[in-house]
Molecule: transfer RNA
Organism: Actinomycetota bacterium
RNA sequence: GCGACCAUAGUGUAAUGGUUAACACGGGAGUCUGUGGAACUCCAGGUACGGGUUCAAUCCCCGUUGGUCGCCCCA
Numbered sequence: 001g002c003g004a005c006c007a008u009a010g011u012g013u014a015a016u017g018g019u020u021a022a023c024a025c026g027g028g029a030g031u032c033u034g035u036g037g038a039a040c041u042c043c044a045g046g047u048a049c050g051g052g053u054u055c056a057a058u059c060c061c062c063g064u065u066g067g068u069c070g071c072c073c074c075a
Stems, first nucleotide, its partner, number of pairs: 001071007010025004018055001027043005048064005
C1' cells in the first nucleotide's frame, strides 16, 4: 500500500428496516437480617463520527477514525 471483518450502557453479549433498543454482571436506592452476605424490588446509564437512501436507519449505501486478521514490498 491492498483486501476482508469489527465498532451497541462501566464490562460481556443480543436484537430487527417499524411502538419505548433486550439480557447478565457491575453502580445507586429500598425490603429483609442483630451486622454482613445471599435473595427480592426499583432506578440511572448505550447504537464510534459525518453524509446519503427511505414515510421510518443501530440495521442498507458512501466516506472518516480506531481495532483485528490476511496479502504484497523493504529490511